[in-house]
Context: one part of a larger RNA
């Protein structure tokens, strides 16, 4: 792991509802009694109902409240007893599961410390007191040689221990192995009896040890502690069908009430649509209020600066109230003011058959059918983690698959098709069958059903798969000026003068460091100079006009499609081949496409039952409701059947039922046991790191 047993909503006493059933001359008996048991049968104490209302005294079809005869709140009525199913209380209460708390015992054969009695420590160095000779002294003290063996001494084995590294990691070992390491005559080890016990011992003290268990040991018992937590909780088919919110909670992952499911009643006639009436102060817009803001005009009052001894007085390119005139802002501003959306009234079912009228059709009008909202009870649930995507907001930075509220929609709980894959995105809600038809959303060159469809533009970037601020004679459309056969633009040609080197600055300044001026002449044209260039001239160019050529050239703005801007970690973001369309934008006909819609054909449910018909309905978690199958036992029938004419169980096989299931039959087995109507449960297994056995 797998297979096969077991393995979880029970039982008992109350309360409430719902169904049946008895009785309703109101129902009913507890204890007990009774009897071989258990009925039966006695027992009426008590309980429910028969009359409310008051706090109560009292009063009563009324009562309280009050002054009240006004108002008003309750009431003006009801069975009861038993089973069955729901479901609630109290019990272990739908099953497994704690760490833990209290008791009562049992442990120092491990291990800590202690006590007692015994043992064990291979060799080697070191060479302390103290004692001897020598020396020295008055004697000493010192000092030499040697004896001599001190030590929590030194090196190193046995023991003892565990610093490091390695192998082991289902080991050979629930701590060991090898290879080094630390003490090894001491606080040393070590045998053997003993001593201290859970609120505690013991501790050279780590929360360490107390029997491979220690921040409180084991073992029994309180005990099926408790668990708002995790996990699991078995057959079948039908209908209905949620939640993830408000609120209040020592409340936040859990409860109460509401809300929204089921199911059962009762009362009404609705939703949607339209038209009508409404009241707001939101989006916009505004600037009249409250505030903010900028520029210009006038300029109280201040500053600064004259004149004045001082009153006071001019003067200002400073600031600036208030006001005027132009332009802006606002969730907590509004002279305005929508659209939705709410509110209330009126109008009208709806859909299909079916009869009359009538040639027919449509309209009206009469009958049938089926469906739909709501409002309020009655028993009973789950749910209270939401999750995205649009629209409106607020938090955050107009960040986030953030976060928090409105109103929706999809997913939760929803399958099918498209999005390549891809809960929330677009399309559409899956009763069953079908080698049938239509279509949606999306497609129709090949992968790949369907157009290499048709007309009219763009676009050259593999744009077409994502991105800005910027950048550009990219290319089309569109508008608007300017110049131009009195010759525009562009190429090549001539020409670009003189007064003058203008005046001032300056060493110098001559068109061209630099200030000021920018004028006259000849001309077709030339500036007191557009740039290069020189110490400064000089030169070279420009604007400007001539003649040639000959027809369009330029400059704004706007708008389509496109370029650059464009860096990421394996190659690798048109789903891929590959495409100049098989990209874009406009238009027109086909056609593929889905569990949608047809169409044939079955099957359930509603519409009181029953048959037939007709319509509408059949996704579906949590959850409720309805019908069913089965096991084991027990009643009735005490049977039917069966031991060789062969039960039950079992393998196969055929056939019934939507299905759980069930039936025939062939083998196998060798003693049981149906059906059909009822009861009564230890009543259905795939999951619980369930559990017990096998392998």
């Nucleotide at each position: 792991g797998c297979c096969g047993g077991c393995g979880a909503c029970u039982c008992a006493u109350a309360g409430g509802c719902a169904g049946u059933g008895g009785c309703u001359u109101g129902g009913u008996u507890a204890a007990g009694g009774g009897a071989a048991c258990c009925c039966a049968c006695c027992g009426g104490a008590g309980c429910c109902g028969u009359a409310g209302c008051g706090a109560a005294a009292g009063c009563g079809a009324g009562u309280c409240c009050u002054c009240a005869u006004a108002g008003g709140a309750c009431a003006a009525u009801u069975g009861u007893c038993a089973c069955u199913g729901c479901u609630u209380a109290u019990g272990g209460a739908c099953c497994c599961g704690a760490a833990c708390c209290u008791g009562g015992g049992u442990g120092a054969u491990c291990u800590a410390u202690c006590c007692a009695u015994g043992a064990c420590c291979a060799g080697g160095a070191u060479g302390a007191a103290g004692c001897u000779u020598g020396g020295g002294u008055g004697a000493a003290a010192c000092u030499u040689a040697g004896u001599g063996g001190a030590g929590g001494u030194c090196c190193g084995a046995a023991c003892c221990g565990a610093c490091u590294g390695a192998u082991g990691u289902u080991g050979a070992a629930g701590a060991a192995u090898c290879a080094g390491c630390g003490g090894a005559u001491g606080a040393g080890u070590u045998g053997u009896g003993g001593u201290u016990a859970g609120g505690g011992g013991u501790g050279a003290a780590a929360u360490g040890c107390c029997a491979a268990u220690c921040g409180a040991a084991c073992c029994c018992a309180g005990a099926g502690c408790u668990a708002g937590c995790u996990g699991g909780u078995u057959c079948u088919c039908c209908c209905c069908g949620a939640a993830a919110u408000g609120u209040g909670u020592u409340g936040a992952g859990g409860c109460g009430c509401a809300g929204c499911a089921g199911u059962u009643g009762a009362c009404u006639g609705g939703a949607c649509a339209u038209c009508u009436a409404g009241g707001g102060g939101u989006a916009a817009a505004g600037c009249a209020c409250u505030g903010u803001u900028u520029c210009g005009g006038u300029g109280c009052g201040g500053g600064c600066c004259g004149c004045g001894a001082g009153a006071g007085u001019g003067g200002u390119a400073c600031c600036a109230a208030a006001u005027c005139g132009a332009g802006g802002c606002a969730a907590a501003c509004u002279c305005u003011g929508a659209a939705u959306a709410c509110u209330a009234g009126a109008u009208a079912u709806g859909a299909c058959c079916u009869c009359c009228c009538a040639a027919u059709a449509a309209c009206a009008g009469g009958g049938g059918u089926c469906a739909a909202g709501g409002u309020c009870g009655g028993c009973c649930a789950g749910u209270g983690a939401g999750a995205c995507g649009a629209u409106g907001g607020g938090g955050g930075a107009u960040a986030a698959g953030c976060u928090u509220c409105a109103u929706c929609g999809u997913c939760g709980a929803g399958a099918g098709g498209g999005a390549a894959a891809c809960a929330g995105c677009c399309c559409g809600g899956a009763u069953c069958a079908c080698c049938a038809g239509c279509u949606a959303a999306g497609g129709c060159c090949c992968c790949u059903a369907a157009a290499u469809g048709a007309c009219c533009g763009c676009u050259c970037a593999g744009u077409g798969a994502u991105a800005a601020a910027g950048g550009a004679g990219g290319u089309g459309g569109g508008g608007g000026u300017g110049c131009a056969a009195a010759g525009a633009c562009c190429u090549a040609u001539a020409g670009g003068a003189g007064g003058u080197u203008u005046g001032c600055c300056u060493a110098g300044a001559a068109g061209c460091a630099g200030c000021c001026a920018c004028c006259c002449u000849u001309g077709a044209a030339a500036g007191a100079g557009u740039g290069c260039g020189u110490a400064a001239u000089a030169g070279c160019u420009c604007a400007c006009u001539g003649a040639u050529c000959a027809a369009g050239c330029g400059c704004c703005c706007u708008u389509g499609c496109g370029c650059c801007g464009a860096a990421g970690a394996u190659g690798a973001a048109c789903g891929g081949g590959g495409c100049u369309a098989a990209g874009c934008g406009a238009u027109c006909u086909g056609c593929c496409g889905a569990a949608g819609c047809u169409g044939u054909g079955g099957g359930a449910u509603g519409u009181a039952a029953a048959a037939a018909g007709a319509c509408a309905u059949c996704g579906g978690u949590a959850g409720g409701g309805g019908a069913g199958c089965g096991u084991u036992c027990c009643g009735c029938c005490u049977u039917a059947g069966g031991u060789a004419u062969a039960a039950a169980g079992u393998c196969g096989c055929g056939g019934c039922g939507c299905g759980a299931g069930c039936c025939g039959u062939g083998g196998u087995g060798g003693a049981c046991g149906a059906a059909g109507c009822g009861g009564a449960a230890g009543c259905g297994a795939g999951a619980a790191u369930g559990u017990c056995g096998g392998c």